[in-house]
Context: one part of a larger RNA
């Protein structure tokens, strides 16, 4: 992991609410006590102590349908007659309090030192091999103090290195050989050394070359058993249907912020009776806007003063720049500015609609206070963020399925009682995948641009549109053909300057035209062009705004992305008629709720319960209300069922209920079940790293 059995709102008190039952010229008894009984439960009679209720106001006196406050006879607070005991459900509080879950805390002549820490008593164990103090003998110097050989000698928390004793580094292991082990390397190894027995010291205590180590795989306080069902604002779990409602993720406090408390929103019961939308009309408003009359910001300009602080120019006097104040003008800016000023929200009257719809009051029961994302209006920030934080009594998700958006809580579209191989549509689509136009009409792109959104500054004789204008048969643009000259090599300057290094000047002739010259060019001419002109041709040719749609600028790793095919439309742009296309609407048909209406049955005369007619509903978590299923006892029932076979069991297929589930059949089993009314609960498992057993 399956499976099966078990597993979670329970009891008791009291206190509140609803309902129901007895009483009600109030209502109940408690403890005890007596009968029954089994020295018991349970039951039945005593038992009026006492409790609630008949009157309240006040702090009291007191007064009383009143009173209290007050000078009041005002005014204002509180009051001005139904209970009451039990049941039985809801909640609440005190107990384990709806289950399991802690790390803990403490308490006992309570168990441990066969691990391990000390320590005390008895024992035992350490190959081999280096070095060679003390001393001892003795040579040589020396006058001695002493020095300075050489033999012996065997000291040491001394060197090296087995056995023992540790455990440095790395491998290995890491469901393990092993709950710390194995290989290889490494320290210590006559000692503050290691070890065998046997004895001592523990739990706020012992022990400790001191790490909070160690006290039996357990240690910042052992184990064990009890306090104990510790405590848990936390986690996780919590069992059958069905039917009407249906939220919140806000505010104010809170040693509060993933908790509580009271209000906001929800539901069930009673009451009010349109009090709720909605129009009108008439109100405050300083918010968008807009403005500069005030407060400030900034830009430009005249003026007029002021300091000479400063640069420059001058010999100075001065002159320019600049600096700085106010005044005008001109154009602005502003949440914390307003001469001004909307729309909308908001108040209040008054009026209409709707009654199947709400509001409001009282009260029983909750949840809920982590929200999200879109949309518009702002703060923060980068006018970043699938960011944060407000505001709208926006919207949807949450707690919402369907259909579109390729796929996609929150975005469009529409709110699912059921059944239907009916119907019209929305969004959004119509070449194929894929249901429906390869539809019309008139443009537009040549880029696979585009085929759902999105890509920039800046480039550029892509290409339509539209506008403004200027040439132009008295010939325009383009092309071709010819000319473009003369005074002159103007003047200066310069080695030279002759149209073209550079400076002045830039005029006059001859013409159809022709610049004292708009490039190239030469050392300087020279030399090729242009402007201007004629001829030829021959009908348009240019310029400059605006504006569609297209290129570049655009580099990534599957062919990997308009969903895909593909598509010159099946691309984009404008209009237009068909069609698809949903749990939306309609159509047919059955349930159920809640409102009215009619009838009929019952009726404690209060109502009820049913059938028809209509009408409006009928997504649903949290969580409120109703109706039901089903399991095991009890007492009554059916003068039930049963060996002619109960219970249990198997079998998908029969009937019946909306359903949870009931009823019937066949085989199996082999002895006890049931229906129908009340009653009581150890009452419903798929989930709790749930417990137990099997596989």
């Nucleotide at each position: 992991g399956c499976c099966a059995a078990c597993g979670a709102g329970u009891u008791u008190a009291u206190g509140u609410a609803u309902a129901c039952u007895g009483c009600g010229c109030g209502g109940c008894u408690a403890a005890g006590u007596c009968c029954c009984g089994a020295u018991a439960a349970a039951g039945g009679a005593u038992g009026g102590a006492g409790c609630c209720a008949u009157a309240g106001g006040g702090a009291a006196a007191c007064c009383g349908a009143g009173u209290g406050u007050g000078a009041a006879u005002a005014g204002c607070g509180c009051g001005a007659u139904a209970g009451u005991a039990g049941u039985a459900u809801g909640c609440a509080u005190a107990a384990g309090a709806c289950c399991c879950g802690a790390a803990g805390c403490c308490a006992g002549u309570g168990c441990g030192a066969g691990c391990u820490u000390g320590u005390c008593a008895u024992g035992a164990g350490c190959a081999g091999g280096a070095u060679g103090a003390a001393c001892u003998u003795u040579g040589u110097c020396g006058a001695a103090a002493g020095a300075u050989g050489a033999a012996g000698g065997g000291a040491g928390g001394u060197c090296c290195g087995a056995a023992c004793c540790g455990g440095u580094g790395a491998g290995c292991c890491g469901u393990u050989c092993a709950a710390c082990a194995c290989u290889c390397u490494c320290g210590g190894a006559u000692g503050a050394c290691u070890u065998g027995u046997g004895a001592u010291a523990a739990g706020a205590a012992g022990u400790g070359a001191a790490a909070a180590g160690c006290u039996a795989a357990u240690c910042g306080a052992g184990c064990c058993u009890g306090g104990u069902a510790a405590u848990a604002g936390c986690u996780g779990g919590u069992u059958c249907u069905c039917u009407c409602c249906g939220a919140a993720a806000u505010a104010g406090c809170u040693u509060u912020u993933g908790g509580g408390c009271u209000a906001g929103c929800g539901u069930g019961a009673c009451g009010u009776g349109u009090u709720c939308c909605c129009c009108u009309u008439g109100g405050g408003g300083g918010u968008a806007g807009a403005g500069c009359a005030c407060u400030g910001g900034a830009a430009g300009g005249u003026u007029u003063g002021g300091a000479c602080a400063g640069g420059g120019a001058g010999a100075a006097a001065u002159c320019u720049c600049g600096c700085u104040a106010a005044a005008c003008c001109u154009a602005u800016c502003a949440a914390a500015c307003u001469c001004c000023g909307a729309a909308u929200a908001c108040c209040a009257a008054g009026g209409a609609c709707u009654a199947a719809a709400a509001a409001c009051g009282u009260u029983g029961c909750a949840g809920u206070u982590a929200g999200a994302c879109u949309c518009c209006g702002g703060g923060g920030g980068c006018u970043a963020a699938g960011c944060u934080c407000c505001g709208g009594u926006g919207g949807u998700c949450a707690a919402a399925a369907a259909g579109g958006a390729a796929a996609c809580a929150g975005c469009c579209u529409a709110g699912a009682u059921c059944u239907c191989u009916a119907u019209u549509u929305a969004a959004g689509g119509u070449c194929c995948c894929u249901a429906a136009a390869u539809u019309c009409a008139u443009a537009c792109u040549a880029a696979g641009u585009g085929c759902a959104c999105u890509u920039a500054a800046g480039g550029a004789g892509g290409u339509g549109a539209u506008a403004u204008u200027u040439c132009u048969c008295u010939g325009a643009c383009a092309c071709u053909g010819a000319g473009g000259a003369g005074g002159u090599u103007g003047g200066c300057u310069u080695a030279g300057a002759a149209g073209c290094a550079g400076c002045c000047a830039u005029c006059c002739u001859u013409u159809a035209a022709a610049g004292a010259a708009a490039g190239c060019g030469u050392a300087a001419c020279a030399g090729c062009u242009c402007a201007c002109u004629c001829a030829g041709u021959a009908a348009g040719a240019g310029a400059u705004a605006u504006u569609g749609c297209a290129c570049c600028g655009c580099a990534g790793a599957u062919u990997c992305a308009u969903g895909g095919g593909g598509c010159u439309a099946a691309g984009u742009a404008u209009g237009g008629u068909a069609c698809c296309g949903a749990a939306a609407c309609u159509g047919a048909g059955g349930g159920u709720u809640u409102g009215u209406a009619u009838u009929u049955u019952c009726u404690u005369c209060g109502g009820a319960a049913a059938a028809u007619a209509u009408a409006a509903g009928c997504g649903g978590u949290a969580g409120g209300a109703g109706a039901g299923u089903a399991u095991u006892c009890g007492c009554a029932u059916c003068u039930g069922c049963u060996g002619u076979g109960a219970a249990g069991g198997c079998a998908a297929a029969g009937g019946g209920g909306u359903g949870a589930c009931c009823c019937a059949u066949g085989c199996u089993g082999g002895a006890g079940c049931g229906u129908u009314g009340c009653g009581a609960a150890g009452u419903a498992a798929g989930a709790a790293u749930g417990u137990u057993g099997g596989c």
Source information:
A computed fold for a 695-nucleotide part of an RNA from a sediment metagenome, annotated as large-subunit ribosomal RNA, domain II. Its mean pLDDT, the model's own confidence on a scale to 100, is 82. The full RNA is in RNAcentral, with records from SILVA. It matches the Rfam family "Bacterial large subunit ribosomal RNA".